[in-house]
This is a predicted complex of two RNAs, RNase P RNA and transfer RNA, with 476 nucleotides together.
It holds a member of the Rfam family "Bacterial RNase P class A". Rfam links the family to the GO terms dimeric ribonuclease P complex, ribonuclease P activity and tRNA processing.
C1' cells in the first nucleotide's frame, strides 16, 4: 500500500428577516377569541404492518378436538418468530459467513432416463458348463471362436439430482465386506460438560437413499377484535322488509277456574370452526337486511402540579456478553387534513478549471449537489430504503525496517 | 390510522410441484359478386420482481413493488 471481513457514529452548521402548532404567565373580552412575553417543537428508518407486548371492548375468556404458529442448547427479556454465548455440518488460505427437532411410527412423492429409485435388481457385461444345441474358419479327431441355452457374479461400462459404505491388499473360475488394514457408520459402557455435544474404549462387516418451505409425529404456544378499540355530550331524522314455537309439562297460591310466581324441558340467540360446559332471551321480543340522519366536540391523547414510564442520559457495581441492579440527573412534538417552514447571506462537504509544482498539500475562480423519508394511541424488536462522511477492530498479500 | 384480498397471452379467467393453458381478440387461407357468420390453420408469455426449500418453483417459504376491497357515530 492493495484487497476483503465484521461493527460504530453523523447525516449540515451558524445568522438575519417572515411565517406554522401546542403550552405557561400577564392584558382585553360575558364568552367564542385575541394581543404581548417565554418555553418547546419529526426520524434512523417515524416507512412496511413483517413479529410481541400495553391499553380498550366483546354478559362470556372454562374443558376437548380441529386450525394456525415456534423449533439444535443454554441464558437474556414484560414478552418476542428478537437478542447473547456456545454446539454440530457445510462455504472461504483467513478474519468470518450461512444453516438447524424426528426420514430404524406410518402414509406418500422421486417426472424423463436407466436393468433397477428402495429390505430391489441384470442391460451391456465377467466367468463357467467335466457327454447342451446351431453356425464359421481350421481340420485326422480333439481343440478355437461366434451366437444362442443353462448356471454364477455385481468389480467395470452406460442412465440420473441420486444407484444400496470408500480407498488400498488378500482372495476367486470371475467376482464380492467373502477377508484384511485404514477411514466412515450403528450399539452398549466409561468420563468431561447444566445442556446442546465431545473424547476414549470395547462390539457388530453394515443394517439405515433423498423430501417433514409433502402429510405427519414429538415439545411448547395461541379466546376474539383492534384507539375508526373504547366513553361523555351535542346535533338531527322516517321507517320498512325478513327470520325466530307470543311453546309443553309439573307443582305452590285458590273450594274450582281464570290468572300469578316458581321449577324443569323444548327452542333461539352469543360464546367468530365443531363438541361439551356456561351466559342472555323466549314476541310492548331478539337479530339480520335495506333505508334515514349528522359528519360537529371533549376524554382516551402522551407530562404536570406534585407525579408520571417495560422513559432518557451519565457513572459505578456484577457478568465472557445479550443484560441486571444501584446511585444522580432530565421532562423530551401532540396536530387533525393535520404544525415542525421558508426566503438571504457565510462558511461545510463533492467536482471542474488555472495558479504553484516531479508529485502531493495549498491559493484562487467557478458549476452542480447534499440522500432516503414525514410522527397521527404508546413502547419492544425484525425487515426494507439511505446522497456523502467519520471512526473502530480483525484477516491475506506485496515492500520497507 | 387499522383489518383483508389480487398479480399467469391485448382482455377475461383455470391451472396448483415435473408439458404454461382456455374462451374472446390477432394474423393466414377457404367460403361470398362482397362483407359478417361458419371451417381450418397459425403467431403471441421475464406466470409482478428478487432470494430461499427442492433433483426441479406459476404452485412452497420469505422479502419488495403495484392494484382493490371493507371498518365512522345517532336512532
Nucleotide at each position: 500500500c492493495u484487497g476483503g471481513a465484521a461493527g460504530u457514529g453523523c447525516g449540515g452548521a451558524u445568522a438575519g428577516u417572515g411565517g406554522c402548532u401546542g403550552g405557561a404567565u400577564u392584558g382585553a373580552g360575558u364568552a367564542a377569541u385575541u394581543a404581548a412575553u417565554c418555553c418547546a417543537g419529526a426520524g434512523g428508518a417515524a416507512a412496511g404492518u413483517c413479529c410481541g407486548a400495553a391499553c380498550u371492548c366483546c354478559a362470556a375468556a372454562g374443558a376437548g378436538c380441529a386450525u394456525c404458529g415456534a423449533g439444535c442448547u443454554u441464558c437474556c427479556u414484560a414478552a418476542c418468530g428478537g437478542g447473547a454465548a456456545g454446539g454440530u455440518g457445510g462455504a472461504g488460505c483467513a478474519a468470518u459467513c450461512c444453516a438447524c427437532g424426528g426420514a430404524a411410527a406410518g402414509u406418500g412423492c422421486c417426472a424423463c432416463a436407466g436393468a433397477a429409485a428402495a429390505a430391489a435388481u441384470a442391460c451391456a457385461g465377467c466367468c463357467a458348463g467335466u457327454u447342451u444345441g446351431u453356425a464359421a474358419a481350421u481340420a485326422u479327431u480333439u481343440g478355437u471362436u461366434a451366437c444362442a441355452c443353462u448356471g454364477g457374479c455385481a468389480a467395470u461400462g452406460g442412465u440420473g439430482a441420486a444407484a444400496a459404505g470408500g480407498u488400498g491388499g488378500g482372495g476367486u473360475a470371475a467376482g464380492a465386506g467373502c477377508c484384511c488394514a485404514c477411514c466412515g457408520g450403528g450399539u452398549u459402557g466409561c468420563u468431561g460438560g447444566c445442556g446442546a455435544c465431545a473424547g476414549c474404549a470395547a462390539u457388530c462387516g453394515c443394517a439405515c437413499g433423498g423430501c417433514a418451505a409433502a402429510c405427519c409425529c414429538c415439545u411448547c404456544g395461541a379466546g376474539g377484535a383492534g384507539c375508526a378499540a373504547g366513553g361523555g355530550c351535542a346535533a338531527g331524522c322516517a321507517g320498512a322488509u325478513u327470520a325466530c314455537a307470543c311453546u309443553g309439562u309439573u307443582u305452590u297460591g285458590u273450594a274450582g277456574c281464570a290468572c300469578a310466581a316458581a321449577a324443569c324441558a323444548a327452542c333461539u340467540u352469543c360464546u367468530u370452526g365443531c363438541u361439551c360446559g356456561g351466559a342472555a332471551g323466549u314476541a310492548u321480543g331478539u337479530a339480520a337486511u335495506c333505508g334515514g340522519g349528522u359528519a360537529g366536540c371533549c376524554c382516551g391523547c402522551u407530562a404536570c402540579a406534585a407525579a408520571a414510564g417495560a422513559a432518557c442520559a451519565a457513572a459505578a457495581u456484577g457478568g465472557c456478553a445479550a443484560c441486571a441492579u444501584u446511585u444522580u440527573g432530565u421532562c423530551c412534538a401532540g396536530a387533525u387534513a393535520a404544525a415542525u417552514c421558508a426566503c438571504u447571506a457565510u462558511c461545510a462537504u463533492u467536482c471542474u478549471a488555472u495558479u504553484c509544482c516531479a508529485a502531493a498539500a495549498a491559493a484562487u475562480a467557478g458549476a452542480a449537489a447534499u440522500a432516503c423519508a414525514g410522527a397521527a394511541u404508546u413502547c419492544g424488536g425484525c425487515u426494507u430504503a439511505u446522497a456523502g462522511c467519520a471512526c473502530u477492530u480483525c484477516c491475506a498479500g506485496u515492500a520497507u525496517u | 390510522g387499522g383489518g383483508c384480498g389480487c398479480u399467469u397471452a391485448g382482455c377475461u379467467c383455470a391451472g396448483c410441484g415435473g408439458g404454461a393453458g382456455a374462451g374472446c381478440a390477432c394474423u393466414g387461407c377457404c367460403u361470398u359478386c362482397a362483407c359478417a357468420c361458419g371451417g381450418c390453420a397459425g403467431g403471441g408469455g421475464u406466470c409482478g420482481c428478487u432470494g430461499g426449500u427442492u433433483c426441479a418453483a406459476u404452485c412452497c417459504c420469505a422479502g419488495c413493488a403495484g392494484c382493490g376491497c371493507c371498518c365512522a357515530c345517532c336512532a